[in-house]
Context: one part of a larger RNA
RNA sequence: AACGGUGGCGGCGUGGAUAAGACAUGCAAGUCGAACGGGAUUUCAAUUGUAGCAAUACAGUUGAAGUUCAGUGGCGCAAGGGUGCGUAACACGUGGGCAAUCUGCCUAGGGGCGCGGGAUAGCUCGGCGAAAGCCGAAUUAAUACCGCAUGUGGCUAUCGAGGGAUUCCUCGAAACGCUAAAGACGGCGCAAGCUGUCACUCCCGGAUGAGCCCGCGGCCUAUCAGCUAGUUGGUGAGGUAACGGCUCACCAAGGCUAUGACGGGUAGCUGGUCUGAGAGGACGACCAGCCACACUGGAACUGAGACACGGUCCAGACACCUACGGGUGGCAGCAGUCGAGAAUUUUUCUCAAUGGGGGAAACCCUGAAGGAGCGACGCCGCGUGGAGGAUGAAGGUUUUCGGAUUGUAAACUCCUGUCAUUUGGGAACAAAAUUUCCGCUUAACUGGCGGGGACUUGAUAGUACCAGAAGAGGAAGAGACGGCUAACUCUGUGCCAGCAGCCGCGGUAAUACAGAGGUCUCAACCGUUGUUC
Numbered sequence: 001a002a003c004g005g006u007g008g009c010g011g012c013g014u015g016g017a018u019a020a021g022a023c024a025u026g027c028a029a030g031u032c033g034a035a036c037g038g039g040a041u042u043u044c045a046a047u048u049g050u051a052g053c054a055a056u057a058c059a060g061u062u063g064a065a066g067u068u069c070a071g072u073g074g075c076g077c078a079a080g081g082g083u084g085c086g087u088a089a090c091a092c093g094u095g096g097g098c099a100a101u102c103u104g105c106c107u108a109g110g111g112g113c114g115c116g117g118g119a120u121a122g123c124u125c126g127g128c129g130a131a132a133g134c135c136g137a138a139u140u141a142a143u144a145c146c147g148c149a150u151g152u153g154g155c156u157a158u159c160g161a162g163g164g165a166u167u168c169c170u171c172g173a174a175a176c177g178c179u180a181a182a183g184a185c186g187g188c189g190c191a192a193g194c195u196g197u198c199a200c201u202c203c204c205g206g207a208u209g210a211g212c213c214c215g216c217g218g219c220c221u222a223u224c225a226g227c228u229a230g231u232u233g234g235u236g237a238g239g240u241a242a243c244g245g246c247u248c249a250c251c252a253a254g255g256c257u258a259u260g261a262c263g264g265g266u267a268g269c270u271g272g273u274c275u276g277a278g279a280g281g282a283c284g285a286c287c288a289g290c291c292a293c294a295c296u297g298g299a300a301c302u303g304a305g306a307c308a309c310g311g312u313c314c315a316g317a318c319a320c321c322u323a324c325g326g327g328u329g330g331c332a333g334c335a336g337u338c339g340a341g342a343a344u345u346u347u348u349c350u351c352a353a354u355g356g357g358g359g360a361a362a363c364c365c366u367g368a369a370g371g372a373g374c375g376a377c378g379c380c381g382c383g384u385g386g387a388g389g390a391u392g393a394a395g396g397u398u399u400u401c402g403g404a405u406u407g408u409a410a411a412c413u414c415c416u417g418u419c420a421u422u423u424g425g426g427a428a429c430a431a432a433a434u435u436u437c438c439g440c441u442u443a444a445c446u447g448g449c450g451g452g453g454a455c456u457u458g459a460u461a462g463u464a465c466c467a468g469a470a471g472a473g474g475a476a477g478a479g480a481c482g483g484c485u486a487a488c489u490c491u492g493u494g495c496c497a498g499c500a501g502c503c504g505c506g507g508u509a510a511u512a513c514a515g516a517g518g519u520c521u522c523a524a525c526c527g528u529u530g531u532u533c
Base pairs, nucleotide, nucleotide: 001529002528003527004526005525008382009381010380011379012378013377014375015374021338022337023336025335026334027333030075031074032073035072036071038069039068040067041066042065043064044063045062046061047060048059049058050057051056082293083292084291092217093216094215095214096213097212098211101210102209106206107205109203110202111201112200114148115147116146117145124137125136126135127134128133153179154178155177158173159172160171161170162169163168183198184197185196186195187194188193219265220264221263226256227255228254231253232252233251234250235249236248237247238246268290269289270288271287272283273282274281275280295316296315297314298313299312318329319328320327321326346372348371349370350369354368355366356365357364358363385415386414387413388412395406396405397404398403419474421469422468423467424466425465434454435453436452437451438450439449440448441447477522478521479520480519481518482503483502484501488517489516490515491514492513498505499504
């Protein structure tokens, strides 16, 4: 763990091990208008027109401030979450190496941010289609895309010095070439312009993350003894962030193996867990690190990072929609359904906290997470009352009929008030963010730092906890009793019915079967089965 019987409460844990079987439904990745142009709409202001004598009403245009919708663009979607199919391997663990490497966001430092251009989505119009969706025309914007300039620098020959572990590393000199960018929101100013913050771009470092290589270590099998042609090495080229048969052309014939190659079986690995005095043995649930996978197989694109669970393409199986032409889907995310199974939970609440993504921020998103629910599945704690009470009541059982036992047990008396019930009060987890004031920094503003004030923010939860009330009232079972092994008698049965872990019981006086009384052991659990030591 499951099953059988029984079942009062709480805390903390834990819960699909079998079919990596198939999945209805909902949710699990968005965000930014302070990058951009539009559509719709609200309020305000200005203005035009129509009606009206006018107030006014309606319609339109422009501007400002919002709200919202799809689209372009940016960042994220490679994290977090799940599972253990595959894998006996540098996959993992441990210790090293990269003078053979990359690294978005973050961070230290040093520069720059100049001038232009052509498109395109959206919108409008037209067309096709059942739908999914697609095509054409015209037109528009950008932090989208492209060109030119600039070059502190970087890359690319060579030379010198120093150093080193082969190819080299560091520093200095150096020819011709190649190489970047984007704005947005504020402040001051009449303007030109100046300036702040956040962005953008180049370079050199850091940090973090990743990639590659190597030594050693950890399963069974010889009823697997030979295996290997990109195989082993070299030269050259390609490719990669990077070394390398990684790939290719040519050349050579090597390479591994009883210290077990190759093959077969099994298996994610580890920190650890269980057990044991230890040495060991077995295991790898929960939690943490690494790896692998995402309907099955294959492939690349984008990107700092993927060959990408909720992206793309191709093929396949399955399922669904269809107007039969064609389309759509992937719970090993959280719940939930069916199936198979001895067997494994709610289609719950909240972003209040912690953390993550986006954003200047407010804030938005977050089935991560925090909580609640269900299950005695486990561990721990508490309770089911305490004290007194002998004519040792009645009843039961037994008997040698005298009694013995159940048994202080009950009744009865006096108390207590845990838990449950009920009444009232009632938390911590909240720090921040926002706004405002003061000080420092600044020419000033913004911003940043420090301090004070204001305003709010709790899912859990009216929970924990505290106080009061009532009343022994609501709360004990399971297995065993021949020996091992603590605990014995009566009746029934008669090698029958049955028991049994082993030895073994039962054929007419059964402490071993069945029932009863009594006893023993554990106790909200007890026993059985399975498994490990």